[in-house]
Context: one part of a larger RNA
RNA sequence: GAUGAACGCUAGCGGCAGGCCUAAUACAUGCAAGACGAACGGUAAGAAUUGUAGCAAUAUGAUUCCAAGAGUGUCGUACGGGUGCGUAACACGUAUGCAACCUACCUUGUACAGGAGUAUAGCUCGGGGAAACUCGAAUUAACCCUCCAUAAUAUGUCGAUGUGGCAUCACAUUGAUAUUAAAACUACGGUGGUACAAGAUGGGCAUGCGUUUGAUUAGCUAGUUGGCGGUGUAAUGGACCACCAAGGCGAUGAUCAAUAGGGGAACUGAGAGGUUGAUCCCCCACACUGGCACUGAGAUACGGGCCAGACUCCUACGGGAGGCAGCAGUAGGGAAUAUUGGUCAAUGGAUGGAAGUCUGAACCAGCCAUGCCGCGUGCAGGAAGAAGGCCUUCUGGGUUGUAAACUGCUUUUGCCAAGGGAUAAAAAUUCCAUGCGUGGAAAAUUGAAGGUACUUGGUGAAUAAGCACCGGCUAACUACGUGCCAGCAGCCGCGGUAAUACGUAGGGUGCAAGCGUUGUCC
Repeated sequence: GAUGAACGCUAGCGGCAGGCCUAAUACAUGCAAGACGAACGGUAAGAAUUGUAGCAAUAUGAUUCCAAGAGUGUCGUACGGGUGCGUAACACGUAUGCAACCUACCUUGUACAGGAGUAUAGCUCGGGGAAACUCGAAUUAACCCUCCAUAAUAUGUCGAUGUGGCAUCACAUUGAUAUUAAAACUACGGUGGUACAAGAUGGGCAUGCGUUUGAUUAGCUAGUUGGCGGUGUAAUGGACCACCAAGGCGAUGAUCAAUAGGGGAACUGAGAGGUUGAUCCCCCACACUGGCACUGAGAUACGGGCCAGACUCCUACGGGAGGCAGCAGUAGGGAAUAUUGGUCAAUGGAUGGAAGUCUGAACCAGCCAUGCCGCGUGCAGGAAGAAGGCCUUCUGGGUUGUAAACUGCUUUUGCCAAGGGAUAAAAAUUCCAUGCGUGGAAAAUUGAAGGUACUUGGUGAAUAAGCACCGGCUAACUACGUGCCAGCAGCCGCGGUAAUACGUAGGGUGCAAGCGUUGUCC
C1' cells in the first nucleotide's frame, strides 16, 4: 500500500459498489418454464336468456357469451440462473488444421406438394388400489403415424474425359442403373410443409507451444505401441473387436503422491518480479452419490427418465414420494456474510399471426460504516484573559484559552410545506404507399422504482465527534496512585518508594464518521 475481511470502542447524511471465503452439509414453505384454439377431437368451470318436472328447494335440457381445466400435436425446456466437487488434462490460453465433421430457429436460391389407409389419447362403460396410480372394452381427430405414386446438382453401385494437389485423394464436365419426400390452415394478402445447394451462427475433432510442488516417488505400460481388416460415430482414431508384430514412455523427470478449476485480469513494485483468481466477461466441470441410455438439430439433460445406494417423508404394511451448488428463507457449522420484498415500466429470452401470457433473467427497493468518494457537525467579532479544572517556586504566577459567556451573520444538513422532469418527442396497434427491405400519417394507452431524485419557500445554531497514542524507533509531558506487586510490551525493554514506559487526571499529538487491534499478500 491492499483486503469478499473479523473483533473492540464510537457513529449525522448521501452517491456508487460489495456482501457464506467455513459444511459440494441437511432442507419446512412459496415462487424460479412455459406458450399456442390461426394444428386437433372436443368441452370442464363461470355468466345471461329460456324450456320441462315440481308447492318449493332442486333436478334436467337448449341457445348465446366468456372461457385453455384435462388430453393429442408443435415449439421451448441443451438458453438464462447457480456452484467450484472433480480435473495437472488438448481442461484452459494462444496459434494452426479438418482432402475426417454436424448445425433447429434465421437469410438467399432452385425444385416440389398427386392419391390411399388404420390407429391412439381424450370422452363413455366396467374392474383393481389406502394412495401413487393402473387394467380391460367400445369409439374418435389432427401439421400424429403408415403405404403407394412422382423425383435430382441428394444417397448407393458401375463408368468416361480433363485439371490440380499434400499420401488417403479433391474439383470440373458427362453417362447408366437403383433407392428416398411432403401438411395443412387462411381474414385469399399470406403463414406453414418437403428435398437440395449456399450463407450466417453455434459446436465437434486433431496438432505445435505455454500451464504448481515433491526424487525421503526411478523405473512405468498389455489395448499397452504399431499394422491389416472390421464395428461404431456427424466425423478421425485401440474409441471398440478379431488376427499379426513387439513395441511405446522415461533424469529435457516417465510413473506415483500432494495441491489446484483455467484465462482476461486484480494487488503490490521504479521495474524485473512476487502473490491472488471475490465482484464483471470468456471457457471448462458438476447438479443427493455412482452408472445408463431415451427423446431431440443439440443432452448422456439442475427444477426429464431408468437402475443401484445413502438419507428424509407418507402408508390401510401390500406399496409409494423426494432432491435449493435457482430466488428468498430455515437448521447446522463458523470470527463472519442480507429480505420467505416490488414490477414485468425498460432491456433481453420462450411462445403466439397478433393482442397477449410466462420470465426470482433483468430492473428496482430493503438490511449491513464492508469498501471507495463527497458533505456536514457552523462563520465573524469577542480579554473581566471570567468561573471551574490542572500545574506551581503558592497574598502570586502558568495553562486549558478567543475557548466559553456575549454581539452580529449564515442555513449545507435536519424538520415542515408547495411544485416536480427524464428513463417513453417510445414500441406493439390502425390507416396509406410499396415487388421486397421499408417509408409516411393518425389517435389513444402503458412507470415497479416513486410523489423518489431535484427545485422553491419557511424554521432555527438549531439535529450531529469520536478513537488511538504521547521512553526510543515515532509527532506528542506533567502530577498523583502503585512499589519486580498490579500491570505494559511490535522490537529494544519498563515496574524492587521521587516511573515522561503500569493505572487515573490535566495537557498535548495523529487520524476523523471513523479510529485502533488481529489475520493475509506485496
This is a predicted structure of a 522-nucleotide part of an RNA (small-subunit ribosomal RNA, 5' domain) from an uncultured bacterium. The coordinates come from a structure-prediction model, not an experiment, and the mean pLDDT is 81. Its Rfam family is "Bacterial small subunit ribosomal RNA". Gene Ontology terms of the family: ribosome and structural constituent of ribosome.